Notes
Predicted 3D model of a 386-nucleotide RNA (Bacterial RNase P class A) from a Planctomycetaceae bacterium. Lineage of the source: Bacteria > Pseudomonadati > Planctomycetota > Planctomycetia > Planctomycetaceae.
RNA sequence: GGAGCGGGCUGGACGGCCGCUGCGGAAUCGCAAGGUUUCGGAGAGGAAAGUCCGGGCUUCACAGGACACGGUGGUGGGUAACGCCCACCGUCCGCAAGGACCGGGACAGUGCCACAGAAAACAAACCGCCGACCGACCGCCGCAAGGCGGGCGAGGUAAGGGUGAAACGGUGCGGUAAGAGCGCACCAGCGGGCCGGGUGACCGGUCCGGCUUGGUAAACCCCACCGGAAGCAAGACCAAGCAGAAGAUAGAGCGCGGCUUGCCGCGCCACGGGCCGGUCCGGUCCGUACCCAGUCUUCGGGUAGGUUGCUCGAGGCGGCAGGCAACUGCCGCCCUAGAGAAAUGGUCGUCCACGACAGAACCCGGCUUACAGGCCCGCUCCGCGU
Numbered sequence: 001g002g003a004g005c006g007g008g009c010u011g012g013a014c015g016g017c018c019g020c021u022g023c024g025g026a027a028u029c030g031c032a033a034g035g036u037u038u039c040g041g042a043g044a045g046g047a048a049a050g051u052c053c054g055g056g057c058u059u060c061a062c063a064g065g066a067c068a069c070g071g072u073g074g075u076g077g078g079u080a081a082c083g084c085c086c087a088c089c090g091u092c093c094g095c096a097a098g099g100a101c102c103g104g105g106a107c108a109g110u111g112c113c114a115c116a117g118a119a120a121a122c123a124a125a126c127c128g129c130c131g132a133c134c135g136a137c138c139g140c141c142g143c144a145a146g147g148c149g150g151g152c153g154a155g156g157u158a159a160g161g162g163u164g165a166a167a168c169g170g171u172g173c174g175g176u177a178a179g180a181g182c183g184c185a186c187c188a189g190c191g192g193g194c195c196g197g198g199u200g201a202c203c204g205g206u207c208c209g210g211c212u213u214g215g216u217a218a219a220c221c222c223c224a225c226c227g228g229a230a231g232c233a234a235g236a237c238c239a240a241g242c243a244g245a246a247g248a249u250a251g252a253g254c255g256c257g258g259c260u261u262g263c264c265g266c267g268c269c270a271c272g273g274g275c276c277g278g279u280c281c282g283g284u285c286c287g288u289a290c291c292c293a294g295u296c297u298u299c300g301g302g303u304a305g306g307u308u309g310c311u312c313g314a315g316g317c318g319g320c321a322g323g324c325a326a327c328u329g330c331c332g333c334c335c336u337a338g339a340g341a342a343a344u345g346g347u348c349g350u351c352c353a354c355g356a357c358a359g360a361a362c363c364c365g366g367c368u369u370a371c372a373g374g375c376c377c378g379c380u381c382c383g384c385g386u
Base pairs, nucleotide, nucleotide: 001382002381003380004379005378006377007376008375009374010373012351013350014349015348016347017346018345020043021042023040024039025038026037027036028035029034045357049368050367052366053365054364055363056362057231058230059229060228061288062287064286065285066284067283069227070226071225072224073223074088075087076086077085078084089103090101091100092099093098104222105221109220110219111216112215113214126161127160128157129156130155134153135152137150138149139148140147141146169187170186171185172184173183174182188212190209191208192207193206194205195204196203197202235308236307237306238305244299245298246297247296248295249294251269253268254267255266256265257264258263259262277291278290279289315334316333317332318331319330320329321328322327
C1' cells in the first nucleotide's frame, strides 16, 4: 500500500422566533366538569417494519390426565422463557482470520432414486471368460486303453469391458476349468472388547471378528423433549336503552308388554335429594369442583357513549468482583412518549456527512428483512521498504 474477516457507534449539528402533546408549579374565571395566562422539564427507532418465536399481564372453574395436532432435535451452559444467545464437538467450505448446518434413527416399517444400463436393494447377465466334471460332434496320434486340439449343449462365473451421480469394498499374491475375500498380507469401512483424555457430545491408542449389510427422513414414519385456549378490539367501572316469541329436553326404583337386546310404550312409587344439561370457543375423551330446570336451537329487538387499562420496567448508565464467553452478583446515579382518527411542524441564520431505510399505539427478550453516508476497535493474507 492492497485484499478480506469479526465487532461496536452514528444516522445531520448549533442558535433564535412562532406552533403541537403530556406532566409539574403559580395566578385567575367557573356551582362543577373544566377554561385562560405564565414558568419549568420531557416528547418516535436501530430497525418503530414483518407478525415469525418466547414471555409478562388479563379472562375463561382447574389449566389436572390422555389422544389427536403442532413445534424443536449434537453436548454443556445462559435466560423469566424460547425455535434465541455463548462455548465446545462433528461434517463441509476457505491459504487464513473465519463461515455454513431442519446435526437423533435407514438393522421397526412403507415409499422414491428420472434417463442410460442386464440389473438401482436382495438382485442380476449386454459384450464377454470357462466348459475340468456330465452329454455328444470333428481333426490328429495310438493295436487298444487312452492322450492332444477345436469349438457346442447343459452348466459355472461377475475378476475384464460397457451404462450411470451411485453397481454389493481397494491394492497385491496365491488358488481355480475360468473366476470370486475362496484364502492370505496391508488398508478403508462396520461391529465389539480394553486403556487414556474430557462434565459431555466426542477424540486418541490397541486388540478381536463375520469378511463387507447403497442413498434419501426441509419423503411418510419411529424416538426424545415441549405445548390449555384466546387476546388490550384482553379486561374493569359508570351512564343510557330494549321485547320478546316458538320448539326440544328430566328419576340409578318396581312390574308388564313389543323386538331392534338395547331401545320404546304403559302402570305404580318418588320429587327432600338428585338427574338431564351447563360452566364461550382450537378437535375430542376422562377426572375434580361448582351451578342446576336451567340450558340448547331458530326468529326478532336495544346499546356500541364516557372513564380506565396506559407506563417504574425480567428498566437504563457507570464502577468493582466472578466466569473462556453468553451472563450473574454487589455498590452508586438516573426517570427517558402515552396519542385517541391519532402529538415534535413552520421559518431564519451558520456548519457540512448534501442527508439512506423509515413513525410508538399494553409492555418486554429475540430472530428475519431494509439501509446513502461517516467513525472506531481487533484479527488474517499478499506485496514493497527498513
It is recorded under the gene name rnpB. The RNAcentral record of the sequence draws on ENA. The coordinates come from a structure-prediction model, not an experiment, and the mean pLDDT is 76.